The RNA shown here (THF (Tetrahydrofolate) riboswitch aptamer) has 98 nucleotides and comes from a mouse gut metagenome. The model forms 82% of the base pairs in the Rfam consensus. The RNAcentral record of the sequence draws on MGnify. The prediction has a mean pLDDT of 75.

RNA sequence: GCAGAGUAGGCCCGCGCGCGUUAAGUGCCGGUUGGACGGGGAGUUGCCAGCCGGACGAAAAGAAGUGUUCUUGCGGUGCGCAGGCCGCAUCCCGCUGC
Numbered sequence: 001g002c003a004g005a006g007u008a009g010g011c012c013c014g015c016g017c018g019c020g021u022u023a024a025g026u027g028c029c030g031g032u033u034g035g036a037c038g039g040g041g042a043g044u045u046g047c048c049a050g051c052c053g054g055a056c057g058a059a060a061a062g063a064a065g066u067g068u069u070c071u072u073g074c075g076g077u078g079c080g081c082a083g084g085c086c087g088c089a090u091c092c093c094g095c096u097g098c
Stems, first nucleotide, its partner, number of pairs: 001098004009086004014081005019075003028054008039093004060072005
């Protein structure tokens, strides 16, 4: 000098177990608190989480039967496992191969 690996996190897909369908959750906006961000240091206007407030908003059907339960659906639904893709915001120093 050239090439490459690896983080948090995000997305897609499969399987399993749940939750809701009496509307929680998801997604959106504002506020606030906290956290994380390749191996080391720094670190945001970016990322994630908790809390508060606001706007919007839904898919139920069937069977058994009067305890409700079960089945099939539905929800930009939660968690776990496996696979795939993207990915250090940025700065400095590093790692592997040639």